[in-house]
Predicted 3D model of a 75-nucleotide RNA (transfer RNA) from a Kiritimatiellia bacterium.
RNA sequence: GUGGGCGUAGCUCAGGGGUAGAGCGCCAGAUUGUGGUUCUGGAUGUCGCGGGUUCAAAUCCCGUCGUCCACCCCA
Numbered sequence: 001g002u003g004g005g006c007g008u009a010g011c012u013c014a015g016g017g018g019u020a021g022a023g024c025g026c027c028a029g030a031u032u033g034u035g036g037u038u039c040u041g042g043a044u045g046u047c048g049c050g051g052g053u054u055c056a057a058a059u060c061c062c063g064u065c066g067u068c069c070a071c072c073c074c075a
Base pairs, nucleotide, nucleotide: 001071002070003069004068005067006066007065010024011023012022013021018055026042027041028040029039030038048064049063050062051061052060
């Protein structure tokens, strides 16, 4: 350089046009002599970034950044 995968909550990931979710974690309460377990409730997201299409975009299109893999070139 060429082609492809990935980027969504603190972490691991799902969701591929119609209210952004799960598990773990975190916070509060109950339970317990304390802690853990268990139960109930709760908070947290510019969906990597910019632009486009659309009534509506995490999702489709274009560009771009980061990362990983394969290939190519040079040494």
About this RNA
Rfam family: tRNA. Rfam classes the family as a transfer RNA.